[in-house]
Context: one part of a larger RNA
RNA sequence: GCCUACGAGUUACUCCUCACUGGCGAGGUUAAGGCGUUUAGCGCCGAAGCCGAAGCGAAAGCGAGUCUGAAUAGGGCGCACAGUCAGUGGGGGUAGACGCGAAACCAGGUGAGCUACCCUUGGUCAGGUUGAAGCGUGGGUAAGACCACGUGGAGGACCGAACGGGUGUCUGUUGAAAAAGGCUCCGAUGAACUGAGGGUAGGGGUGAAAGGCCUAUCAAACCUGGAAAUAGCUCGUACUCCCCGAAAUGUAUUUAGGUACAGCGUCUCUCCAUAGUGUGCCGGAGGUAGAGCACUGAUUGGACGCGGGCCCUUCACCGGGUACCAACUCCAGACAAACUCCGAAUGCCGGACACAUGUUCAGAGGCAGUGAGGGCGCGGGUGAUAAGAUCCGUGUCCGAGAGGGAAACAACCCAGAUCGACAGCUAAGGCCCCCAAGUCCAUGCUAAGUUGACCAAAGGAGGUCGGACUGCUUAGACAACUAGGAUGUUGGCUUAGAAGCAGCCAUUCAUUUAAAGAGUGCGUAAUAGCUCACUAGUCGAGCGGUCCGGCAUCGAAAAUGUAUCGGGCAUCAAGCAUGGCGCCGAAGCUUCGGAUUCUACUACGUAGAGUGGUAGGGGAGCAUUCCAGCGGCGCUGAAGCCGUCUCGUGAGAGAUGGUGGAGCUUCUGGAAGAGAAAAUGUAGGC
Numbered sequence: 001g002c003c004u005a006c007g008a009g010u011u012a013c014u015c016c017u018c019a020c021u022g023g024c025g026a027g028g029u030u031a032a033g034g035c036g037u038u039u040a041g042c043g044c045c046g047a048a049g050c051c052g053a054a055g056c057g058a059a060a061g062c063g064a065g066u067c068u069g070a071a072u073a074g075g076g077c078g079c080a081c082a083g084u085c086a087g088u089g090g091g092g093g094u095a096g097a098c099g100c101g102a103a104a105c106c107a108g109g110u111g112a113g114c115u116a117c118c119c120u121u122g123g124u125c126a127g128g129u130u131g132a133a134g135c136g137u138g139g140g141u142a143a144g145a146c147c148a149c150g151u152g153g154a155g156g157a158c159c160g161a162a163c164g165g166g167u168g169u170c171u172g173u174u175g176a177a178a179a180a181g182g183c184u185c186c187g188a189u190g191a192a193c194u195g196a197g198g199g200u201a202g203g204g205g206u207g208a209a210a211g212g213c214c215u216a217u218c219a220a221a222c223c224u225g226g227a228a229a230u231a232g233c234u235c236g237u238a239c240u241c242c243c244c245g246a247a248a249u250g251u252a253u254u255u256a257g258g259u260a261c262a263g264c265g266u267c268u269c270u271c272c273a274u275a276g277u278g279u280g281c282c283g284g285a286g287g288u289a290g291a292g293c294a295c296u297g298a299u300u301g302g303a304c305g306c307g308g309g310c311c312c313u314u315c316a317c318c319g320g321g322u323a324c325c326a327a328c329u330c331c332a333g334a335c336a337a338a339c340u341c342c343g344a345a346u347g348c349c350g351g352a353c354a355c356a357u358g359u360u361c362a363g364a365g366g367c368a369g370u371g372a373g374g375g376c377g378c379g380g381g382u383g384a385u386a387a388g389a390u391c392c393g394u395g396u397c398c399g400a401g402a403g404g405g406a407a408a409c410a411a412c413c414c415a416g417a418u419c420g421a422c423a424g425c426u427a428a429g430g431c432c433c434c435c436a437a438g439u440c441c442a443u444g445c446u447a448a449g450u451u452g453a454c455c456a457a458a459g460g461a462g463g464u465c466g467g468a469c470u471g472c473u474u475a476g477a478c479a480a481c482u483a484g485g486a487u488g489u490u491g492g493c494u495u496a497g498a499a500g501c502a503g504c505c506a507u508u509c510a511u512u513u514a515a516a517g518a519g520u521g522c523g524u525a526a527u528a529g530c531u532c533a534c535u536a537g538u539c540g541a542g543c544g545g546u547c548c549g550g551c552a553u554c555g556a557a558a559a560u561g562u563a564u565c566g567g568g569c570a571u572c573a574a575g576c577a578u579g580g581c582g583c584c585g586a587a588g589c590u591u592c593g594g595a596u597u598c599u600a601c602u603a604c605g606u607a608g609a610g611u612g613g614u615a616g617g618g619g620a621g622c623a624u625u626c627c628a629g630c631g632g633c634g635c636u637g638a639a640g641c642c643g644u645c646u647c648g649u650g651a652g653a654g655a656u657g658g659u660g661g662a663g664c665u666u667c668u669g670g671a672a673g674a675g676a677a678a679a680u681g682u683a684g685g686c
Base pairs, nucleotide, nucleotide: 001686002685003684004683005682006681011095012094013093015092016091017090018089019088020087021086022085023084024083027051028050029049033045034044035043036042037041055062056061065077066076067075068074098236099235101233105226106225107224108223109222110221116200117199118198119197120196121195122194123193124192125190127159128158129157130155134151135150136149137148138147139146163187164186165185168183169182170181171180202218204214205213206212239621240620241619242618243617244616249262250261251260252259253258263370264369265367266366267365268364269363270362275360276357277356278355279354280353281351282350283349284348290342291340292339296336297335300332301331302330303329307325308324309322310321311320312319373398374397375396376395377394378393379392380391381390382389403414404413405412418594419593420592421591423590424589425588429584430583431582432568433567434566438581440580441579442578443577444576445575451570452569459554460553463551464550465549466548467547468546469545470544471543472542480538481537482536483535484534486511487510488509491505492504493503517532521530522529595611596610597609598608599607600606601605622675624672625671626670627669628668629667631665632664633663640659641658642657643656644655645654646653647652
C1' cells in the first nucleotide's frame, strides 16, 4: 500500500415542546396493586395521583373579574376560541449521549538488580622515569647559615599496559548494535577503580549542579483506580432519486476560529385585498457631485497705508526719514471632509392613478445552517492618489456554477448544464499550419520582426507618412562653384597694446557702390591671415520655416538555455488603422424524442411555466438481519460464488449457464447491532 471483517445520532425517563394518526370529550387518564386466563402475553377491576375546565393579587382575599388607587378614573394581567390519553416521528433536557483523541489532576500501591549519593566489609593497579624532606661524610663558620658528594625514596609527580574514561574523525543511521566499530585521544598511588551486603522513594530522594539521575521512562517515575475526567479544538460519520435552497451581516459577550437574539433558508398552517414587486406619471424631504467665496478658515499679486520695527533728532514732548513688517478697505486670482450665497443626476418616501406580473407580501409555528468570506467595477477613508494591503458603501460574480473564449488561469468576456440525438442558428472569440472557419475584398501606414493580447517614462533625434499656416521663387529662388566683401578708420574710451573680433560707450554714423556690419566665427602679443553677413555671375525649378497628428527609433540591465507572439512562422502581412461581405464557434437558442415538478382546464389528457447547486430544510423509495400472518420454491438441486443477458431515473431487481450441496422466501405488516473509501481508524491476510 492493497484485500477481507469490524467501525460512529443509540438507549432510558410519571421530563418539556411541536406535527401526524387514533380513542373519548367539559372532560381525559389510570399508577402501584388485585382478580381471571389459553401465563415473557391478554382481559377485567383498581380515581390514589396528574392534566384541563378561572383568573387576579406579595398576601389576607375577591372572583369574570382582579390588582394598583381616595376613585364608580386610568392602567396591568385576565374573561369569546377544548382538552386529555396512547402510538409514531421532528427537536430540547438529564444521563458518557454521534465515534475516536489529550496534555494533565487526585487516591492507593510497586520500584535504588539501571543510575545518584552514603554506610559496612573485601579486592586491583605490568614495566620504566624523576629523585623532595631527613640522614651520613667532606668542605665551610666563632658557632651557624651555606656548599658539594653520597644515602634516602616523597609526589591529587612523569612515560606507559591491565583497569577506568570518551578528545577528534571516519563508518554506521529500515545499524552487527534503541549509542556501537575502526583509527586517534585522556587518567592510570588517587577527590583512583572495583566485588559483595545494606540505606535514602515521587512534590519525595540523590545531585563536585547538567534540571542531571531515580530499571531504554523524568521541569515531578511506574502500576491500578476515580474514569467513558474535560476537550467552545482536530479528524471521521456508511444506500438512491425528487423539490426548494442560504450565510460569512447587525447587536452583545473574560468576546473575537465559541455563543445568544435578529437577518437570510426550508416545511406546515392562516390571510386573497385597496397585498407585494417593476415601469410610467404626480407629490415630497434632502445638502452629495459640481460650483462658489456671501459666512468660517486658509491664500498670491497690486493700490491705500492704521499700527509697529529701524535710522535721525534741541535725543523730554513734538518732529523728520525709510528699497522693513503690515491691519482695515478696494482691484485681480485662487483653496476647503469637519466652509456654503448656490446646487444637480441617481437613490429614498408617499400616492384613492395607469400598465405589467399574479401570492412572489404578511403573520404564527416546527427544523436548520451561517455569524473566517473573496475577486472585479464604481463612490470613499487609512496607506505613499503602494500592495493579490486594509476599512466602509453600492452592484456583480466566485463561494454553492458546469459549458465556450482569454495558451495554461475560483471570480475578466460570453453564457446559467432535466436526459438523449453522427440535426440546425448564433454569443464572446476567431478563420496560414498546429486547430473548426477567408492565405477574403477595398484603401492607407509600419521596416522596427516594431508587432502578432500582459504595461514602460521623462527626455533625445533632418526615421517616415499626412494636415494647417507662412516666407522666398523664371524680374531666376535653394544648394554648389567663380568673383567681390571696400573707404573716412587703427570710430571714441580704456590699455603696455586694443587696429571689426579682452572690456566699456555711441544719433553703430557717413562715403564709394552691384554689394560690403564701426562687423558672424576662427586667428595674432597687437597687426597680419582665413571666413560669414551682403552682392554679381554660372545653373534652371522648386526651396525654406513654424505648429498639429499617425506609425516607427533611441532611452531599454538578471540570474539553468532561445525564454513571456502558446509554437511553427509571418513583411503590398499571418502586423497596425478604417470600411465591407462570408464562414467557424457553447451544455445559449431552435428541432425531434423521453422523464419529472408545479399551475390551469374540457382534469380521458392536453397546454403553459419550470427541473446548476455547498451548508441546510422537505418528500418518495431501494437493500440487509430478525419476527408474525397467509402462502410458495427446493437433491428433477436451496443459499452462497462466477459469467452473460434483460428491466428500472437510481439505490437495485429478474432470467439464464456454470459451480455449489441443503435450505430459501414472494406478499402484507412489525422490529433493528440496518448500508463505509477515507477517522496517521481496529484486527487478520498478502
Molecule: large-subunit ribosomal RNA, domain II
Organism: Rubrivirga marina